[in-house]
RNA sequence: UUCUUAUCGAGAGAAGCGGAGGGAACUGGCCCUGUGAAGCUUCAGCAACCAGCCAAGUAUUGGCCAGGUGCUAAAUCCAGCGAAUUGAAUUUUUUCAAUUCGGCAGAUAAGAA
Numbered sequence: 001u002u003c004u005u006a007u008c009g010a011g012a013g014a015a016g017c018g019g020a021g022g023g024a025a026c027u028g029g030c031c032c033u034g035u036g037a038a039g040c041u042u043c044a045g046c047a048a049c050c051a052g053c054c055a056a057g058u059a060u061u062g063g064c065c066a067g068g069u070g071c072u073a074a075a076u077c078c079a080g081c082g083a084a085u086u087g088a089a090u091u092u093u094u095u096c097a098a099u100u101c102g103g104c105a106g107a108u109a110a111g112a113a
Base pairs, nucleotide, nucleotide: 001113002112003111004110005109006108007107008106013043014042015041016040017039021032022031023030026080027079028078029077044072045071046070049068050067052064053063054062055061056060076105081102082101083100084099085098086097087096088095089094
């Protein structure tokens, strides 16, 4: 880097350095930010994917733990593509809006190449 599987409306921030951007990329929104962005460091916290331990009715399930990761503004901040439903407009036909579902993309974990 690619592939597979699972999850993604919950949860959890202070300090120091730094000095203007940031919310993955593009577009459109909407936000955060000199009352200090990104990044780095330290400490703290959240969660429980994997590992470990225990139990059971053992393709698995439940519990404990916190070693390996991860995470600590807002739903993965929202939308983009498709479908359904409802409503509005309209001459056909279509357009617009809302909601829901799916897809794409992404993030994280575990495994594989």